Large-subunit ribosomal RNA, half B from a Candidatus Pacearchaeota archaeon, 1187 nucleotides, folded computationally.
Lineage of the source: Archaea > Nanobdellati > Candidatus Pacearchaeota.
Context: one part of a larger RNA
C1' cells in the first nucleotide's frame, strides 16, 4: 500500500454515472398531525416535550404469617386490624454526571413524476423486474354415449363433478369508459343449372383382363351472409374570414373504413438539448404546459388512481471522511526467524533510443549505455498467462424455432363397400301393359310417320242360324245414320289394319334413392330381470379434403468484408491488350436470345451516296439527258473488319435451307473436356450456267440447351399374343427445358446458440495513402473617407502536418480487452498568460496584428455516460495536440455490445431495428525486463579515515494583488501609465512540531453483566488527553547577478567614391540557454586526492536519534547501552478505607455530599543510581620496513 474497522478540526455532496458506501434517526410514554382517498386507510405521517438513581406516601393487585369480627352443626365462606415480601403506574421532594432508552438492541424524513393495483411467484449458479400470477371483466366450446386432455389400443384424468359446472384463449382490482371498419385472413351458419374423388354406371377398345372416356355425387371449393372483448385495419391533394395568421367551410382524388373520446417530445418524439414556464448563479435532468403524435389511442385494451414496492427517475431538509484533502491509530495477512511445503510452468539468451522488416524487435542495422549477485516493493513491456475468437466470413457443417417454403405422417373430415337383417310409403330409371295426345299456310278442319287399303263401323229398328228361365236375346243378314273414297288444297289425304314415333297418364316387375317403421346383428344402461339405441353407431378396407399438430429437408453464385442495389451468371463486337497468341477488375463503349420461303442458289445485267450543267407547267427538292463521283452508298440488326463488271441493285431460273461418310479448326492459346458453331474431302441426288464452276441457307462474326420422361415418324429392328389385331421394348431422326444457361425438385429466425476453418474476410488499434480534415504559403479583387499589404483577403493557385473522416485489406481471428472519466509521468509546437521585440487607422489607457520563446502556468462548478458542445461565476490565462484515439496481470463499469423484460415501427410468423427503456460475474501467488528502494561481492596494487566532482538530476521557484511613484508623465478633457521601492496573497517545493487542529498509551465517567472490598468483560459508551506522527499549522524558499545568445536595437563599415546593424569587426538584448544555489556521485577502467598507521574489521552481547531483511548509529565493566528503582516532569481529576452531613423515616436505612486529598493511577520524557543484563571468547586480514 493492501484487508477488516476506529477517530477526525473547517466546509457539507463541492465527490460521483448516481449520496455508491458509512453517517443520521431509532425502544416507551405524553402530545400532535397536512394532503390525498376506496373512508379502511395514508399515519410511528411530519412536528414537539419526558425518561437515571434514592426517600417517603396514597390508590390497586399479587402473596405470607398474627388477630379479631360474622354466617354456618360442622367443612368452610365472607370481612377489619397488625405485620413482611413484590408488582403496577402516580405524586411530592432529594440528588449526580459532558451526557440517564449513557453499553446492547432500536425507522432518517419529506415532495413529484413513470411502472405494476394489492399479498404472491421467477431464470438452484451474473437479471427479483416494469416479467408471470392475482380477484375482476369477456370470449369461446360442452346437455354427460358431451366437450378438453393422456394413450397404439383397452381403459384413464378434470369427476363418483353437470351450464351458480368444467375447459379454453384474452384482459388484468376498484373508478369512467371501450369508437368506425367484415374489403383481406380465420371461425361459423346457408344454398345451389358452378367445380369436384373412390364406389357404383354408361360406351369404347372383338371376348376376358388391364385401359380410356364419359355420367352421377359427399364434404370441401366457389358463392351468399354473418362474428372485431376473432387475426387485423383505422388516407391524400387544392382552397377559403375586413392586417397577418389560424381555417368553422369548400372542391376533387380515393378506401371495407379512413384513429372517435382521452391521453400526448411520452419506457412510444427521428428531428430533439423541439418552444414557454417553474426549480438552479449556471440544468442534454424534473416538474407543469403547449403540441406538426418520424411512428399514442380504446380488453394486442384507453385514460385516471387512494393503499402498496429490496423497481426506475428528479429534488428539499437532517446527516455525515464521498470529496476539498487528507491525518492518526487498531487489528489480520505481508515482511523476518524457525519447522513443513505445492501447482503452473520451464528459455538458448534475457537493456535504452532511432532505424530496417509480416508494414507494432530484448536477439537484425547503428549509435548509447551497462561490474556481479541478492532483498522488499510498483505493475511499463515481454503486442505476458489463462482459453483453437463468443463479433465477422466463409463450410453445399449442424441444432432449435418459424411460416401461404419443399416432400410427407397423424389427427379431424366426407363419401363408399364390408359388419348388415324386415317392412312399408314416396320419388327415378329400365323393362311390360292399357289408355289418351300430336293444330304453319292451304285445305269443310287439330293431317305424327310409314306400309296395306275401297270400303269400314254402326246408334236405331227387324231379324236367319243359334240360344234361352219362353219374357226374350241375337254372330251373319236386311233397313238406317256415320266416317271416308270421289272433288278441292297441300310437301303429305283422310275411312279402316299393321308396324314405328314423341310426349302424357295409369298397372305390374327389377333396381337405385329417400323417408318411416320394425327387431334380430351391434352399442348403451343395470347384478338380474329387463330397459333403451338400432341396422344408425362403433371398427376395418378404400376414397376425398383439411393438415406446421409432427417429422424429415432445403433454404444458389459474383461480391474491393457480408448484407441491401447490380448482374461483366450463356453468348457477340469493339476499346483496354503493352504490333505473336493468351490476357483481368463490379474497367470503358454497344448488343443478341430474332428475322427472311426470300433477305436462300445460280446466272446474266447493272453501279451507289453527293455534286455540276441542261430540260413544259415544275419551284431548294418529282421525271427526263449529260458528265464528275474509291464508295463519301448499300449490304435485315449492334460494332468491326470485309466488298464495285461486287458481298451492293435489278432480272430469269430454281429449292444445295439436301441425304450418307471421312476429316479439322474454334469453343478449350501451351493439359483432358461436352452442347455448340465453323470448314474441308469422299459418294449418291439435285439446281443453275454455254462453260469453268458455284450451290450442305443467309457478307462474316451473336440469334443457344445434357440425362431422364413424354409425343410424333406411312422409319427400323426385336419380343409375346392373335384369324387379323393389339401390348411391351430397343435403333434412328424431330419435337417439348433446364437463362443460377456443362441443366438439384426447395422458404425464412436465431440476441437462446453449437462446431470447423479464416487475418484467403469486416469491426478496435497500427502501417500505407491523405480525398476530407488542420495549418501555412503565393496571388491582391474588395473593404478600410483617401490609401491591398494597420486591419479585411473574394475567385485562384503551392505546400505541409498526420490530432478528423474516409481509401486499402499489408500484420494480428490456437485472442493485442472496446468508449468515456480518475490516476500518474513524459515529449511537441502551429504561444493562451507571464518574458523580451516590432508595426500600428500606437497620444494615454486599453486593444489589434506580426517576431523571438516550450521556463513555469493553464484551474472550480451545471446538466448529459459522454469525448465534444453549452452555461454560471472566477482567472494572469482558464491554449492546441502526440505517446496503440498514453495508461484495463492500475481502478470505475455510466455508456456501447450477450442472456430476462417493455414500448414505438416493421414482418403472417419466429423475429428484428447505428430505435427507445429497465437490469446484468471485469481472472490471476510477477519468471524475465523495466522504475523505486535497500544491501552483499569483486575489481580500482594494504587498511582506516576525510575529501574532490568528470557527470548526472531538480522550476525550486512560478505568477497576482495592493500600496508609494502619481491623479504624476501623457491628454482639450474625460480618463491615465511605466522604471523602480515595498506589503501581502495564491500555486508548487523542502523541512518542522513552538502554536492552531487532528489522532493518540493513559487517565475518569457511565450501562448491562459477572463477581459481590477493591476489581473483570463488551477491546462497550461518552469526556479530556503527554511523547510521537501529522496539516488544517508554522518556517525556509534571500541576496538577482554573471557569460553566451534569439527577435530585435545599434556603432563603424565595404562589395555598390552615397546609403546600409555585415561582408571583415565591435555594443546592446528575453521567464529562454550555461553558470552561482540544492541533491546523487571514484564501477569516472585515463577506475581520483590527501592524511595516518600497525592495526583494523567481523562474530558475540545490551540497544535506537536507524530499521522490512540487510544496512546505519551507541554501547560493552578503564560501562549509563537496555531493564528495574528514585527523584523531576507530563496527563487526569481527588482513590480504596475512615470520619461527618444527608431529601426522609418511628427505626433499619438512605442516592449523594464535605474531609482525610493537587489524592490514586499512568507515562514511549529527562536526571541520578551498577541492583540486573552488557561473560568468556572466537575468526578473517595485505604490502613494506624493522629486528
Nucleotide at each position: 500500500a493492501c484487508c477488516a474497522g476506529u477517530u477526525u478540526a473547517g466546509g457539507g455532496a463541492a465527490c460521483u454515472c448516481g449520496g455508491c458506501a458509512a453517517u443520521u434517526u431509532a425502544g416507551c410514554c405524553c402530545u400532535g398531525u397536512a394532503u390525498c382517498u376506496u373512508a379502511g386507510g395514508u399515519a410511528u405521517a411530519a412536528g414537539g416535550g419526558g425518561u437515571g438513581c434514592c426517600u417517603a406516601u396514597a390508590u390497586u393487585c399479587g402473596u405470607g404469617u398474627u388477630u379479631u369480627g360474622u354466617c354456618g352443626a360442622a367443612a368452610g365462606g365472607u370481612g377489619g386490624a397488625a405485620u413482611g415480601c413484590g408488582a403496577a403506574a402516580g405524586u411530592a421532594g432529594g440528588u449526580u454526571u459532558c451526557a440517564a432508552u449513557a453499553a446492547c438492541a432500536a425507522g432518517g424524513a419529506c415532495u413529484g413524476c413513470c411502472g405494476g393495483a394489492c399479498u404472491g411467484u421467477u431464470u438452484a449458479c451474473c437479471a427479483a423486474a416494469a416479467a408471470c400470477g392475482u380477484a375482476g371483466c369477456c370470449a369461446a366450446g360442452u346437455g354427460c354415449u358431451g366437450u378438453g386432455c393422456c394413450g397404439a389400443a383397452a381403459g384413464g384424468c378434470a369427476a363418483u363433478g353437470u351450464a351458480u359446472a368444467c375447459u379454453u384463449g384474452g384482459u388484468g382490482a376498484a373508478a369512467c369508459c371501450u369508437g368506425c371498419c367484415c374489403a383481406g385472413u380465420c371461425g361459423u351458419g346457408g344454398u345451389g343449372u358452378u367445380u369436384c374423388a373412390a364406389a357404383c354406371u354408361u360406351c369404347a377398345u372383338u371376348c376376358c383382363a388391364a385401359u380410356g372416356a364419359g355420367g352421377c355425387u359427399a364434404a370441401g371449393a366457389c358463392c351468399c351472409a354473418u362474428g372485431a372483448a376473432a387475426c387485423g385495419g383505422c388516407g391524400g391533394g387544392c382552397u377559403u374570414a375586413a392586417c397577418u395568421g389560424u381555417g368553422a367551410g369548400g372542391c376533387u382524388c380515393u378506401u371495407a373504413a379512413g384513429g372517435u373520446a382521452g391521453c400526448g417530445u411520452a419506457a412510444u418524439a427521428c428531428c430533439u438539448u423541439g418552444u414557454c414556464g417553474u426549480c438552479u448563479g449556471a440544468a442534454u435532468g424534473g416538474c407543469g404546459a403547449c403540441u406538426c403524435g418520424c411512428a399514442c389511442g380504446a380488453a394486442u385494451g384507453g385514460u385516471g388512481u387512494a393503499a402498496c414496492u429490496a423497481g426506475g427517475u428528479a429534488g428539499u431538509c437532517a446527516c455525515u471522511g464521498u470529496c476539498c484533502c487528507a491525518a492518526a491509530c487498531u487489528g489480520g495477512g505481508g515482511c523476518c526467524u524457525u519447522c513443513u511445503g505445492a501447482a503452473u510452468c520451464c528459455a538458448u539468451u534475457g537493456u535504452c533510443u532511432g532505424g530496417u522488416g509480416a508494414a507494432a524487435a530484448g536477439a537484425c542495422c547503428a549509435g548509447a549505455a551497462a561490474c556481479u549477485u541478492c532483498u522488499u516493493a510498483u505493475g511499463g513491456g515481454a503486442a505476458g498467462c489463462g482459453g483453437a475468437g463468443a463479433c465477422c466470413u466463409u463450410g453445399u457443417g449442424g441444432a432449435a424455432c418459424u411460416u401461404u417454403a419443399c416432400u410427407g405422417c397423424a389427427a379431424c373430415u366426407u363419401g363408399u363397400c364390408a359388419u348388415u337383417g324386415u317392412a312399408a310409403a314416396c320419388u327415378a330409371a329400365a323393362a311390360u301393359u292399357a289408355g289418351g295426345u300430336g293444330c304453319a299456310u292451304a285445305g269443310u278442319g287439330u293431317a305424327g310417320g310409314u306400309a296395306g287399303g275401297a270400303g269400314a263401323a254402326u246408334a236405331c229398328g227387324c231379324g236367319u242360324a243359334g240360344u234361352u228361365u219362353u219374357g226374350g236375346c241375337g254372330a251373319g243378314g236386311c233397313g238406317g245414320c256415320u266416317c271416308a273414297a270421289c272433288a278441292a288444297u297441300g310437301u303429305a289425304a283422310c275411312a279402316c289394319u299393321a308396324c314405328c314415333u314423341a310426349u302424357c297418364u295409369g298397372u305390374u316387375u327389377u333396381u337405385a334413392g329417400c323417408u318411416u317403421a320394425c327387431u334380430c346383428a351391434u352399442c348403451u344402461c343395470g347384478c338380474a330381470a329387463g330397459a333403451g339405441a338400432a341396422a344408425c353407431a362403433g371398427u376395418g378396407g378404400c376414397a376425398u379434403g383439411c393438415g406446421g399438430g409432427c417429422a424429415g429437408u432445403u433454404c444458389g453464385g459474383c461480391u474491393g468484408g457480408g448484407g441491401c442495389g447490380g448482374c461483366c451468371c450463356c453468348c457477340u463486337c469493339c476499346c483496354g491488350a503493352a504490333a505473336a497468341g493468351a490476357u483481368a477488375u463490379c474497367g470503358g463503349g454497344a448488343g443478341g436470345g430474332c428475322u427472311c420461303a426470300a433477305a436462300g442458289a445460280c446466272g446474266a445485267g447493272c453501279u451507289c451516296a453527293u455534286c455540276c450543267c441542261c430540260u413544259u407547267c415544275g419551284g431548294a427538292a418529282a421525271u427526263g439527258g449529260g458528265g464528275a463521283g474509291u464508295g463519301g452508298a448499300g449490304c435485315g440488326c449492334a460494332a468491326a473488319g470485309g466488298c464495285a463488271a461486287a458481298a451492293g441493285c435489278u432480272c430469269g431460273u430454281c429449292u444445295g435451307a439436301c441425304u450418307g461418310u471421312a476429316u479439322u479448326c474454334c469453343u478449350a492459346a501451351c493439359a483432358a473436356c461436352a452442347c455448340g458453331g465453323a470448314a474441308u474431302g469422299c459418294a449418291g441426288a439435285u439446281g443453275u450456267g454455254a462453260a469453268a464452276g458455284c450451290a450442305g441457307g443467309a457478307c462474316u462474326u451473336a440469334g443457344c440447351g445434357a440425362a431422364c420422361c413424354a409425343a410424333c415418324a406411312a422409319g427400323c429392328a426385336g419380343c409375346u399374343u392373335u384369324a387379323a389385331u393389339g401390348g411391351c421394348c430397343g435403333c434412328u431422326g424431330u419435337u417439348g427445358a433446364u437463362g443460377u444457361c456443362a441443366g438439384a425438385a426447395a422458404a425464412g429466425u436465431u440476441a437462446c446458440c453449437c462446431c470447423a476453418a479464416g487475418g484467403a474476410u469486416a469491426a478496435c488499434a497500427g502501417g500505407c495513402u491523405u480525398g476530407u480534415c488542420g495549418c501555412a504559403c503565393c496571388c491582391g479583387a474588395u473593404a478600410g473617407u483617401c490609401c491591398a499589404u494597420a486591419u479585411u483577403g473574394a475567385c485562384g493557385g503551392u505546400g505541409c502536418g498526420g490530432u478528423u473522416u474516409g481509401g486499402u485489406a499489408c500484420a494480428u481471428c490456437g485472442c493485442c480487452g472496446u468508449c468515456g472519466g480518475c490516476u500518474c509521468u513524459u515529449c511537441c509546437u502551429a504561444u493562451c498568460c507571464c518574458g523580451g521585440c516590432u508595426g500600428u487607422g500606437c497620444a494615454u489607457a486599453a486593444g489589434c496584428a506580426g517576431c523571438c520563446a516550450a521556463g513555469g502556468g493553464u484551474g472550480u462548478c451545471g446538466g448529459a455516460g459522454u469525448u465534444c458542445a453549452c452555461g454560471c461565476a472566477u482567472u494572469a490565462a482558464a491554449a492546441g495536440g502526440g505517446a496503440u484515439c498514453g495508461u484495463u496481470a492500475g481502478c470505475u463499469g455510466g455508456g456501447u455490445u450477450a442472456a430476462g423484460a417493455a414500448c414505438g415501427u416493421c414482418g403472417u410468423g419466429a423475429g428484428a431495428c447505428a430505435g427507445u427503456u429497465u437490469g446484468u460475474a471485469u481472472g490471476a501467488u510477477a519468471u524475465c525486463u523495466a522504475u523505486a528502494a535497500g544491501a552483499a561481492g569483486u575489481g580500482u596494487c594494504u587498511u582506516u579515515g576525510u575529501g574532490u566532482g568528470a557527470g548526472u538530476g531538480g522550476a525550486a521557484u512560478g505568477a497576482u494583488u495592493c500600496g508609494c511613484u502619481a491623479g504624476u508623465a501623457c491628454g482639450a478633457g474625460a480618463g491615465g501609465a511605466a522604471c523602480g521601492c515595498g506589503a501581502a496573497u495564491u500555486a508548487g517545493c523542502a523541512g518542522c512540531c513552538u502554536c492552531u487542529a487532528g489522532u493518540g498509551a493513559g487517565c475518569u465517567g457511565u450501562u448491562c453483566u459477572c463477581a459481590a472490598g477493591u476489581g473483570g468483560g463488551a477491546g462497550g459508551c461518552a469526556g479530556c488527553a503527554c511523547a510521537g506522527c501529522c496539516a488544517c499549522g508554522c518556517u525556509g524558499u534571500a541576496u538577482g547577478c554573471u557569460g553566451a545568445u534569439a527577435a530585435g536595437a545599434g556603432c563603424u563599415g565595404a562589395a555598390c567614391g552615397c546609403a546600409u546593424c555585415u561582408a571583415a569587426g565591435c555594443u546592446c538584448g528575453a521567464a529562454g540557454c550555461a553558470g552561482c544555489c540544492c541533491g546523487c556521485a571514484a564501477a569516472a577502467a585515463u577506475a581520483c586526492a590527501c592524511a595516518a598507521a600497525a592495526a583494523a574489521g567481523g562474530c558475540c552481547g545490551u540497544c535506537a536519534a536507524a530499521a522490512a531483511a540487510c544496512a546505519u548509529g551507541a554501547c560493552g565493566u578503564u560501562g549509563a547501552u537496555a531493564g528495574a528503582g528514585u527523584u523531576g516532569g507530563g496527563g487526569u481529576g481527588u482513590a480504596a478505607g475512615g470520619u461527618c452531613c444527608g431529601a426522609g423515616g418511628c427505626a433499619a436505612c438512605g442516592a449523594g455530599g464535605a474531609u482525610u486529598u493537587c489524592a490514586g493511577c499512568c507515562c514511549g520524557c529527562a536526571a541520578c543510581u551498577a541492583c540486573u543484563a552488557a561473560a568468556a571468547g572466537c575468526c578473517u586480514u595485505u604490502u613494506c620496513a624493522g629486528g